[in-house]
RNA sequence: GGGCUCAUAGUAUAACGGUAGUACAUCGCAUUCGCAUUGCGGAAAUCUGGGUUCGAUUCCCAGUGAGUCCA
Repeated sequence: GGGCUCAUAGUAUAACGGUAGUACAUCGCAUUCGCAUUGCGGAAAUCUGGGUUCGAUUCCCAGUGAGUCCA
């Protein structure tokens, strides 16, 4: 320098173009003499900028970052 893949709560990981889910973590309540466990509930996320579309996490372009291969 070139090709390919990826970017989503604190972490990991889903999501036919149509209200972004799950697990762990976190917070509250119950359970306990207390802690732990367990049960119930809550908050928390789409890398950036454009384009297409009635509507974009999703499709297209550019950028940034990470991984991998070639040179």

Background
The RNA shown here (transfer RNA) has 71 nucleotides and comes from a Candidatus Parcubacteria bacterium. Its mean pLDDT, the model's own confidence on a scale to 100, is 84. Its Rfam family is "tRNA". Rfam classes the family as a transfer RNA. NCBI's taxonomy places the organism under Bacteria, Bacteria candidate phyla, Candidatus Parcubacteria. The sequence is in RNAcentral, with records from ENA.